[in-house]
RNA sequence: GUCUUGGUAGCUCAAUUGGAUAGAGCGUCUGGUUUCGGCCCAGGAGGUUAGGGGUUCAAGUCCUCUCCAGGACA
Repeated sequence: GUCUUGGUAGCUCAAUUGGAUAGAGCGUCUGGUUUCGGCCCAGGAGGUUAGGGGUUCAAGUCCUCUCCAGGACA
């Protein structure tokens, strides 16, 4: 340099060939339970879906450029 896979919550990951209010587990916070703590139960917070632009009634998903990480070839 060319090609290719990926980037979604603090961490690990979903999101069914474009159509749910973008979710789960762990973690964190609050309350319950407990003598205290853990376990357990209930609830909450936490997201510019890497960034810009485009297509569409509608984009995490499609197109395009850039950035970052992995891989193949040279």
Predicted 3D model of a 74-nucleotide RNA (transfer RNA) from Micavibrio sp. Rfam family: tRNA. It is annotated as a transfer RNA.